[in-house]
Context: one part of a larger RNA
RNA sequence: GAGCGAACGCUGGCGGCACGCCUAACACAUGCAAGUCGAGCGAGAAAGUGACUUCGGUCGCGAGUAAAGCGGCGAACGGGUGAGUACAACGUGGAUAAUCUACCCUAAGGUCUGGGACAACCCCGAGAAAUCGGAGCUAAUACCGGAUAAGACCACAGUAUCCAAGGAUACAGCGGUAAAAGAUUUAUCGCCUUUGGAUGAGUCCACGCCCCAUCAGGUAGUUGGUAAGGUAAAGGCUUACCAAGCCUAAGACGGGUAGCCGGCCUUAGCGGGUGAACGGCCACAUGGGGACUGAGACACGGCCCUGACUCCUACGGGAGGCAGCAGUGGGGAAUAUUGGGCAAUGGGCGAAAGCCUGACCCAGCGAUGCCGCGUGAGGGAUGAAGGCCUUCGGGUUGUAAACCUCUGUCAGGAGGGACGAUGGGACUUUGUCUUGACGGUACCUCCAGAGGAAGCCCCGGCUAACUCCGUGCCAGCAGCCGCGGUAAUACGGAGGGGGCAAGCGUUGCUC
Numbered sequence: 001g002a003g004c005g006a007a008c009g010c011u012g013g014c015g016g017c018a019c020g021c022c023u024a025a026c027a028c029a030u031g032c033a034a035g036u037c038g039a040g041c042g043a044g045a046a047a048g049u050g051a052c053u054u055c056g057g058u059c060g061c062g063a064g065u066a067a068a069g070c071g072g073c074g075a076a077c078g079g080g081u082g083a084g085u086a087c088a089a090c091g092u093g094g095a096u097a098a099u100c101u102a103c104c105c106u107a108a109g110g111u112c113u114g115g116g117a118c119a120a121c122c123c124c125g126a127g128a129a130a131u132c133g134g135a136g137c138u139a140a141u142a143c144c145g146g147a148u149a150a151g152a153c154c155a156c157a158g159u160a161u162c163c164a165a166g167g168a169u170a171c172a173g174c175g176g177u178a179a180a181a182g183a184u185u186u187a188u189c190g191c192c193u194u195u196g197g198a199u200g201a202g203u204c205c206a207c208g209c210c211c212c213a214u215c216a217g218g219u220a221g222u223u224g225g226u227a228a229g230g231u232a233a234a235g236g237c238u239u240a241c242c243a244a245g246c247c248u249a250a251g252a253c254g255g256g257u258a259g260c261c262g263g264c265c266u267u268a269g270c271g272g273g274u275g276a277a278c279g280g281c282c283a284c285a286u287g288g289g290g291a292c293u294g295a296g297a298c299a300c301g302g303c304c305c306u307g308a309c310u311c312c313u314a315c316g317g318g319a320g321g322c323a324g325c326a327g328u329g330g331g332g333a334a335u336a337u338u339g340g341g342c343a344a345u346g347g348g349c350g351a352a353a354g355c356c357u358g359a360c361c362c363a364g365c366g367a368u369g370c371c372g373c374g375u376g377a378g379g380g381a382u383g384a385a386g387g388c389c390u391u392c393g394g395g396u397u398g399u400a401a402a403c404c405u406c407u408g409u410c411a412g413g414a415g416g417g418a419c420g421a422u423g424g425g426a427c428u429u430u431g432u433c434u435u436g437a438c439g440g441u442a443c444c445u446c447c448a449g450a451g452g453a454a455g456c457c458c459c460g461g462c463u464a465a466c467u468c469c470g471u472g473c474c475a476g477c478a479g480c481c482g483c484g485g486u487a488a489u490a491c492g493g494a495g496g497g498g499g500c501a502a503g504c505g506u507u508g509c510u511c
Stems, first nucleotide, its partner, number of pairs: 001511004006507005013373006019366002021331001026329003030326003035073003040070002048061005080284003090208007099201002104197002107194005112146004121136001123134004152177003156173001158171005182189003210256003217247003222244008259281004263274004286307005309320004337363001339362003345359001346357004376406004386397004410452001412447005420438001423435005455500005460481003466495005476483002
């Protein structure tokens, strides 16, 4: 000098765009953050209201609505955090002839025929509750048989082509195995099998990746083989047996620290530092462990076990997990609203209308940063008054003010008022109406009037800027050198000056 997710002191007019718990991965009150589909299925209220009434009620509308159940898809995305991890991560480049991939696209073939249940519901029972048990009824795109098999898979044997070893691909053969579901507005949406694709993912290899040698030896599933199991998949991944290997001063093993990268800061560059925000990957979800479901999880707002903690309890037993968005306590030098909206973008479900969406879009708070604008412009000497200095002549503040003439940014008042909207729906028909949180905001026009808007640091040298008074090695200053003991340009005040400016200084950290 530059920089910062900064903090602190003094000060503070406006706007735009960004950014805002770096500390306790500490504990959390409350609300919201993942649902949706009636065009898969069975069942199905009430309030209210209308009519009738023997005044008990009945029927219609409400309404096949609400709430719930079975079933499907989603919940593995999106959002948060950086604890752990020095490598199973990450980055770059490869391999997969060792693999999987729901929804989507493409192409081919099919969708035949039967059956028995379980919720909801009704009845009974247990419990304070959470919830649970028994009996009975019932539907399906839920579940289970049978048929069929172009193609798929498995076993056997063959030919051709390819391939770096293993092996792969294509073709035809024989035997065996496994499918399906319907809905409706009749035009579609679905369902099953298979081919190819797209997308996403798994696994493996090479290289790169901090400090300590005051860490020098480490290792028994350890290293390799055979066989088996297991996985979507190669493999000590697991197990049995056999062999005795394997890593290591080119740093094994151990300890410390740390998410990695694109990037960001600095620098002429080399390099050094860093990994907030935005983007990619990874890991985690109260500490630890486990599997289930599923195309995908060993699953933040799922399940089970265990520990700690909190809460309810009728003491028998139960409930919970903000490192989602707000918010609270605590810690801290320090970091925001328990806001609005799904209008846009995107996501889930749905044929659609639509519903859900603290993702997101906006608003609020904070000079936290960057950028822009303003706090007026021109004229104005008798160089007014006052202040300060003075050699007492004057000098300086200073065109500065007053005063005159103007302007009208911002703020204020009045009126008008968006783009962001495409799409969808209704009526009717090729038109009309409707749909914006931000927001009566931006913006435009008019009104008034210089009115409401400047501070902070410094002035001994480095380093731009000097005098007076007070103080008297005191009080104090200080980044370094150093100032202060009676004329201090270095302390404190004042006048003047210099620098930057809605900021200015200080502290911390990096180059």
This is a predicted structure of a 511-nucleotide part of an RNA (small-subunit ribosomal RNA, 5' domain) from a Candidatus Dadabacteria bacterium. Lineage of the source: Bacteria > Pseudomonadati > Thermodesulfobacteriota > Candidatus Dadabacteria. Rfam family: Bacterial small subunit ribosomal RNA. Its family is annotated with structural constituent of ribosome and ribosome in the Gene Ontology.